The RNA shown here (transfer RNA) has 73 nucleotides and comes from Azospirillum brasilense. Lineage of the source: Bacteria > Pseudomonadati > Pseudomonadota > Azospirillaceae > Azospirillum. Its Rfam family is "tRNA". By type it is a transfer RNA. Its mean pLDDT, the model's own confidence on a scale to 100, is 81.
RNA sequence: GGACCCGUAGCUCAACGGUUAGAGCUGGCCGCUCAUAACGAUCUGGUUGCAGGGUCAAAUCCUGCCGGGUCCA
Numbered sequence: 001g002g003a004c005c006c007g008u009a010g011c012u013c014a015a016c017g018g019u020u021a022g023a024g025c026u027g028g029c030c031g032c033u034c035a036u037a038a039c040g041a042u043c044u045g046g047u048u049g050c051a052g053g054g055u056c057a058a059a060u061c062c063u064g065c066c067g068g069g070u071c072c073a
C1' cells in the first nucleotide's frame, strides 16, 4: 500500500428495514440465614464508534472518517 471482518449497557453477546433496542453476568436494594455464600424477588444501566445520505420509518441499507483484528504484498 491492497482485500476482508468487527465496533450495541461496566463485561460477554442478541435483535427480518416496522411494538418502548433486549438477555446473561456485574452493580444497588429487599427477603432467606446467627452470619457469609448460594438461592429468590425487585431496581438501575444505551447519543447502537463519529458524520452524512437515501427511506414514511435505520442498530440494520449506502458513503466518508476513527478504532481494533485477519490475510496478501
Base pairs, nucleotide, nucleotide: 001072002071003070004069005068006067007066010025011024012023013022018056027043028042030040031039049065050064051063052062053061